Small-subunit ribosomal RNA, central domain from a metagenome, 349 nucleotides, folded computationally. Model confidence (mean pLDDT): 88 of 100. Its Rfam family is "Bacterial small subunit ribosomal RNA". Rfam links the family to the GO terms structural constituent of ribosome and ribosome. The full RNA is in RNAcentral, with records from SILVA.
[in-house]
Context: one part of a larger RNA
RNA sequence: CUGGGCGUAAAGGACGUCUAGGCGGUUGGAUAAGUCAUUUGUGAAAUCCCAGGGCUUAACCCUGGAAGGUCUUGUGAUACUGUCCGGCUUGGGUGUAGGAGAGGAGAGCGGAACUCACAGAGUAGCGGUGGAAUGCGUAGAUACUGUGAGGUACCCCGAUGGCGAAGGCAGCUCUCUGGCCUAUUACCGACGCUGAAGCGUGAAAGCGUGGGGAGCAAAGGGGAUUAGAUACCCCCGUAGUCCACGCCCCAAACGAUGUUCACUUGGUGUCGGGAGCCUAUAUAUCUCGGUGCCGGAGCUAACGCGUUAAGUGAACCGCCUGAGGAGUACGGCCGCAAGGCUAAAACUC
Repeated sequence: CUGGGCGUAAAGGACGUCUAGGCGGUUGGAUAAGUCAUUUGUGAAAUCCCAGGGCUUAACCCUGGAAGGUCUUGUGAUACUGUCCGGCUUGGGUGUAGGAGAGGAGAGCGGAACUCACAGAGUAGCGGUGGAAUGCGUAGAUACUGUGAGGUACCCCGAUGGCGAAGGCAGCUCUCUGGCCUAUUACCGACGCUGAAGCGUGAAAGCGUGGGGAGCAAAGGGGAUUAGAUACCCCCGUAGUCCACGCCCCAAACGAUGUUCACUUGGUGUCGGGAGCCUAUAUAUCUCGGUGCCGGAGCUAACGCGUUAAGUGAACCGCCUGAGGAGUACGGCCGCAAGGCUAAAACUC
């Protein structure tokens, strides 16, 4: 390589979108490129394979045949694939009528808590711990009341719930805006699936410039603990956490499970629609789409998965190939930097 694999053993790209490419529903006709049959030429000899023969045998040698191809000439076949022309409606899309939602962006508003400031009232403690101490407090603290300021986060509702491609998204209102679901079956008529590159998005931390800074809090200081204590506990506390714009591009970015389609016993919750007996609400029941649990066959090394598959198949992409060296060196590309992406070998076992 062939192959075998990728939930947990090595292995699914962090996620999306799209280009090339690969693959592609149903029906009629044409064509005959692929495909198939036959035919022409050629595929040197030796070698290999088969048969026969020669050296006493064998190796070796000789004779004949066969084999060997993305090759080539002509003729023919038309099921499948391709190409061209035409049709269809189930895939896909559009329209119409409804629906749910922390989906995204911007602006405005609100209450609780917290800290600070001022005022009132008030007196000796407060705070903190396993116990303490550092710390704060007679320059009047803590606890209480009032007023004001500031920044952050949004109690209950709240869920085993919802939305989003993922990251993620939660006070309320408005504006702009993406996607999704159901019903109808009116319209288009295969317009589809996947997707190397490319492009975009991408928690936290971090970086740049300018703001902001209540609480929390890497670093740092102090108090304890301890043999020590560069920790765990306590008191402080700066970056940061917040905002705007620009970077960074990594995560146990996880369902550790790529996307799409089809098929294959069930039970029970829940969320959003619809049908429904009626006249109306609700229910039984049915149905579409999501999200959970339990389990059958089957699968699995086992654990477990089990119509939301890890079952049975198909299409396309990504990835793995003993451990260490190493996700490193070198080179290239990207970055302000931190660093990221790509990615070996010697050597050792």